Description:
This is a predicted structure of a 389-nucleotide RNA (Bacterial RNase P class A) from a Chloroflexota bacterium. It is recorded under the gene name rnpB.
[in-house]
RNA sequence: CAAGUUGGCCGGGUAAUCGCGGCCGGGGCCUGCGGGUCGCCGGCUGAGGAAAGUCCGCACUCCACAGAGUAUGGUGCCGGCUAACAGCCGGGCGGGGUAACCCGACAGAAUAGUGCCACAGAGAAAUGUAUUGCCUGAGCAAUAGCAAGCUAUUGCCGGGUGAGGGUGAAACGGUGGUGUAAGAGACCACCGGCAGUGGCAGUAAUGUCGCUGGCCAGGCAAACCUCACCAGGAGCAAGGCCAAGCAGGGCGUGAUGGGGCUGCUCGUUCCGUUAAGCGUCCGGGUAGGCUGCUAGAGGGUGUUGGCAACAACACUCCCAGACAGAUGAUUACCAGCAGUUGCCUCACGGCAACUGUUACAGAAUGCGGCUUAUAGGCCAGCUUGACAG
Repeated sequence: CAAGUUGGCCGGGUAAUCGCGGCCGGGGCCUGCGGGUCGCCGGCUGAGGAAAGUCCGCACUCCACAGAGUAUGGUGCCGGCUAACAGCCGGGCGGGGUAACCCGACAGAAUAGUGCCACAGAGAAAUGUAUUGCCUGAGCAAUAGCAAGCUAUUGCCGGGUGAGGGUGAAACGGUGGUGUAAGAGACCACCGGCAGUGGCAGUAAUGUCGCUGGCCAGGCAAACCUCACCAGGAGCAAGGCCAAGCAGGGCGUGAUGGGGCUGCUCGUUCCGUUAAGCGUCCGGGUAGGCUGCUAGAGGGUGUUGGCAACAACACUCCCAGACAGAUGAUUACCAGCAGUUGCCUCACGGCAACUGUUACAGAAUGCGGCUUAUAGGCCAGCUUGACAG
C1' cells in the first nucleotide's frame, strides 16, 4: 500500500422568527373553598437503531378455585449467563476458507417399525442367469500347423468369478502379499471404520493411548417416526371506574340436565327441576369521559470478580405518554457526499468556485432478543499478499 475479516460509534450542526403536546410553578376568571377553567407568563421536557416484521420469551390483566391425562406445538452436543427464551457467552464435534474468521440441519439408522435414493447403470440393500472382461470344459463347429491326435486361434453352449475397466453423488473398505484354473478378507501384515473392554486428561461434551474381534449389508429422521425435556387460554380493542340511555320478542335445548375451567376426556365447581343458563334470529339504545399509561428485570460513571456473556457494590440522573392522534415550518450560515471547471503537485492528493444532494425510516401497554432495511462518515483489532528499512 492492497485485499479480506471481526467489533464499536455517528447518522447532519448552529442561530433567529413563528407554531404544537406533557409536567411543574405563577397569574386571570368562576367557586358550594374540595376545586374547575384559560388561545396569559415562566421553567423543564418531547420518536428509533431499528420505533419496522409480529418470529420467540416475559412482565401485567382477565377467564371463580385447584388438578390429571390426551391431542397439539416447541427444543434437541457440553458447561455457564439471564426474569425467561428457539436468545447470548465459552468449549467440543462436523463443514467452508491459505488464514483471520464464518456456518450448524448437532439425541436415535434397523438392535421398534414404515418410507425414499431421479437419471445413468447389469445392479442402489442382501447386486447373482450381473455389463465389459478373466479362467475353465475327455462339450460342439470352423481355420491353421503338425509329431496324426495333439497345439493354437475364433465363435456358440455350459460352469466358476467379481480382482481390472465402465455408469453413477454413492457399487459390500484401502495398500501390499499368500493362494487360486482365474479371482475374492478366502487367508496374512499394516492402515481405516465398527463393536467390546480398560488407562490417562478434562466439571462435561470429547480427546488420546492400549488390548480383543475379519465384525466390514451405504446415505437420508430439515421423511413419517422413537426417546428426553418444556408448554393452560386469550390478550391493553386485556381489564377497571363513572355518566347517559333503552324495549323487548321468537325459536331450539333443558333433569342419568345446563353453564364455566377458551381442542378433547376425566375431575371439579356454579345454577337448579313450570326454571336458570346457553345457542340462534328479529328489533331498540349507547359509541361519551376517566383510568390502565410510564420510576423501570431503567439509563450513566467507577471499582471488584469473571476468558466472556454477565454479576455485585458505590455514586448519580429522570430522558414522550399522544388519542384522528403532538414532537413542526421558514430563513441564513456551516459540515458530509457526488459531479463540473480552474489552479497547485512526480504521484497520492490538496485548494477555490458553481450545481445537486444528505440514507432506512415515525412511539400508541412495556421490556429482553432475533430478523430485515440503511446515502454516507469515523475508530480499533486481527489475517493474507507485495514493497521498503

The coordinates come from a structure-prediction model, not an experiment, and the mean pLDDT is 78. RNAcentral holds the sequence, with entries from ENA. Rfam family: Bacterial RNase P class A. Rfam links the family to the GO terms ribonuclease P activity, dimeric ribonuclease P complex and tRNA processing. Taxonomically the source falls in Chloroflexota (Bacteria, Bacillati).